[in-house]
Molecule: transfer RNA
Organism: Aedes aegypti
RNA sequence: UGCUCGGUAGCUUUGUUGGUAAAGCUCUCGUCUAGCAUACAAGAGUCCUGGGCUCGAAUCCCAGCCGAGCAA
Numbered sequence: 001u002g003c004u005c006g007g008u009a010g011c012u013u014u015g016u017u018g019g020u021a022a023a024g025c026u027c028u029c030g031u032c033u034a035g036c037a038u039a040c041a042a043g044a045g046u047c048c049u050g051g052g053c054u055c056g057a058a059u060c061c062c063a064g065c066c067g068a069g070c071a072a
Stems, first nucleotide, its partner, number of pairs: 001071007010025004019055001027043002030040002048064005
């Protein structure tokens, strides 16, 4: 310098060819207990950044940033 892959909640990940963003663990609160744990119930929290196409973008296109690999 070029090519390929990846970036989604605090962590690990799903998201079927564009149509309300989800699961497990974690965290907070409540019930229960003398207290804790377990269990049950409720809640908070997220699509790397910018632009474009579209009625509508996590998804498609372009550029950039970060990480991994390959080639020189």